[in-house]
Molecule: Bacterial RNase P class A
RNA sequence: GGAGUUGGCCAGACAGUCGCCGCCGCCGCCGAUCACGCAUCGACGGCGGGGGAGGAAAGUCCGGGCUCCACAGGGCAGAGUGCCAGGUAACGCCUGGGCGGCGCGAGCCGACGGAAAGUGCAGCAGAGAGUAGACCGCCUACGUCUCCUUCGGGAGGCCGGUAAGGGUGAAAGGGUGCGGUAAGAGCGCACCGCGCGCCUGGCAACAGUGCGUGGCACGGUAAACCCCACUCGGAGCAAGACCAAAUAGGAACCCUAUGGCGUGGCCCGCGCUGGGUUCGGGUAGGUUGCUGGAGGGCCGUGGUGACGCGGCUCCUAGAGGAAUGACUGUCCACGACAGAACCCGGCUUACCGGCCGACUCCCACU
Numbered sequence: 001g002g003a004g005u006u007g008g009c010c011a012g013a014c015a016g017u018c019g020c021c022g023c024c025g026c027c028g029c030c031g032a033u034c035a036c037g038c039a040u041c042g043a044c045g046g047c048g049g050g051g052g053a054g055g056a057a058a059g060u061c062c063g064g065g066c067u068c069c070a071c072a073g074g075g076c077a078g079a080g081u082g083c084c085a086g087g088u089a090a091c092g093c094c095u096g097g098g099c100g101g102c103g104c105g106a107g108c109c110g111a112c113g114g115a116a117a118g119u120g121c122a123g124c125a126g127a128g129a130g131u132a133g134a135c136c137g138c139c140u141a142c143g144u145c146u147c148c149u150u151c152g153g154g155a156g157g158c159c160g161g162u163a164a165g166g167g168u169g170a171a172a173g174g175g176u177g178c179g180g181u182a183a184g185a186g187c188g189c190a191c192c193g194c195g196c197g198c199c200u201g202g203c204a205a206c207a208g209u210g211c212g213u214g215g216c217a218c219g220g221u222a223a224a225c226c227c228c229a230c231u232c233g234g235a236g237c238a239a240g241a242c243c244a245a246a247u248a249g250g251a252a253c254c255c256u257a258u259g260g261c262g263u264g265g266c267c268c269g270c271g272c273u274g275g276g277u278u279c280g281g282g283u284a285g286g287u288u289g290c291u292g293g294a295g296g297g298c299c300g301u302g303g304u305g306a307c308g309c310g311g312c313u314c315c316u317a318g319a320g321g322a323a324u325g326a327c328u329g330u331c332c333a334c335g336a337c338a339g340a341a342c343c344c345g346g347c348u349u350a351c352c353g354g355c356c357g358a359c360u361c362c363c364a365c366u
Stems, first nucleotide, its partner, number of pairs: 001362010012331007020052002023049006030042003054337001058348002061346005066236004078232005083097005098112001099110004113227002118225002120221002135166002137162003143158006174192006193216001194214005199208003240288004250279006259273005295314008332335001
């Protein structure tokens, strides 16, 4: 200098003007409480101060907090998870490790339990697809037949043998070599591989140039049924809680028929009908839940790490048709994806660009 891997950070900047949504302070005015005033609380108006989207606020895919409902315990069904250990409130997340695959490497990727419980499946091709198979090829030792013969044998057929070689396939029942044989074959042997048992190391997954043993008996598929282990009650802030009119209906108590209301100037008459108080449920409406939290930063400390512990310090977005905007000026590398709605931890997806740390490979020079 080039090519890469990985972890983290930023997400146009500054100034001005006018707006929007909460919060705080002061002033004015009104209302409530009170006999009045003070104080307090609330509505409105004005002034001032300070705050106001994200790394994904998204998808709503997992996990938890919180709330209401249900619930003795256990089982079945159903759903999910799935190498091992650890972290965590919890997880399908994260960290470390193992194994397998990819990469020269830094590193990256992995639904990664069980196929000697049972069942099922494997299109096409192929002779044969699972206690296998003879299409081509190889062989003719044994048995038998025909022909030829220089009488040694040779050629061919039948019956057969053979999984070495070819061919089909995603996959054809260990590999290499020597021996062996008619030709072959773990048929025998050596080495490699594999299975099983033990030993050693490791918490474990697992590993080993360890020891012994078995000629090898055990193909694939479980995001096929299934088996094993573990986890899981339901609904969600429109959850839920509190205050509470008017009208109608309900309950209790009291009063009342010589009553009450209407008509009417009044009486009679006529028409209608019980009245009052209190309580509770609930509708409109209002308040709350609502944001300070498994929170951020720095330092110390334990740990390989995720993370834990301790100290100091910082932090008002919180609406309810739903705010965070518009314009102007200057500058630059010319600005992507995108907008909170109860909160938090993850995953996934989208994204103009820029900065920093660590590491790998190649080339050149010293």